[in-house]
RNA sequence: CAGUUAUCAAGAAAGGUGGAGGGAAUAGACCCUAUGAAACCUUAGCAACCCUUUAUUCGUAAAGAAGGUGCUAAAUUCUAUCCGUUACAGUGAUGGUUUGCAUUCUGUAAAUAGGAAUAGAUAACAC
Numbered sequence: 001c002a003g004u005u006a007u008c009a010a011g012a013a014a015g016g017u018g019g020a021g022g023g024a025a026u027a028g029a030c031c032c033u034a035u036g037a038a039a040c041c042u043u044a045g046c047a048a049c050c051c052u053u054u055a056u057u058c059g060u061a062a063a064g065a066a067g068g069u070g071c072u073a074a075a076u077u078c079u080a081u082c083c084g085u086u087a088c089a090g091u092g093a094u095g096g097u098u099u100g101c102a103u104u105c106u107g108u109a110a111a112u113a114g115g116a117a118u119a120g121a122u123a124a125c126a127c
Base pairs, nucleotide, nucleotide: 003125004124005123006122007121008120013043014042015041016040017039021032022031023030026080027079028078029077044072045071046070049068050067051064052063053062054061055060076119081116082115083114085110086109087108088107089106090105092104093103094102095101
């Protein structure tokens, strides 16, 4: 570097150095930033992956926060791939038929606390 598993809509700040960028990648948007970006240092905080303790039906659950990480704008800032949902349309199809209905197919649009995939981030494991 690549891999496996789990989680990712919650939470959490100041100071110093620095001096123009940043929000992962591609594209489109939108946002933050000279009232000071990135990066580095110090202190603080949040959380609970490893960890500690207790219980255990051995699947896990609860509590803790010394240590190893991590994190401290906005959902992983939003969307883009697939499947669904809703609405509308049709020289569509099938069934039934008294008024005109049900199922299905195709297309367009809308929503994004509907789901999944891809990618990413973090931890642990393994190599």
Molecule: SAM riboswitch aptamer (S box leader)
Organism: Aquimarina brevivitae